[in-house]
RNA sequence: UCCGUUAUCGUCCAGCGGUUAGGAUAUCUGGCUUUCACCCAGGAGACCCGGGUUCGAUUCCCGGUAACGGAG
Numbered sequence: 001u002c003c004g005u006u007a008u009c010g011u012c013c014a015g016c017g018g019u020u021a022g023g024a025u026a027u028c029u030g031g032c033u034u035u036c037a038c039c040c041a042g043g044a045g046a047c048c049c050g051g052g053u054u055c056g057a058u059u060c061c062c063g064g065u066a067a068c069g070g071a072g
Base pairs, nucleotide, nucleotide: 001071002070003069004068005067006066007065010025011024012023013022018055027043028042029041030040031039048064049063050062051061052060
C1' cells in the first nucleotide's frame, strides 16, 4: 500500500427492512435466610461516526475511524 472480516447495554453473544432491539453475566432494589452465599421477583443500562437508497435502516449501499486476519 492492497484485500477480507468485524464494530449492538460494563463484558460476551443474538437480531431475514416495520412489533417494546433479546439473552447470558455483572450491577441496583425487594423477597427468602439468624447473617452471607444460593435461589425467586422486579428495575436501570446499548446499535462506532458521517452520508445515501427507501414510506420506513441496527439491518442494504458509499466514505471515514478502530480491531483482527491475509497478500506484497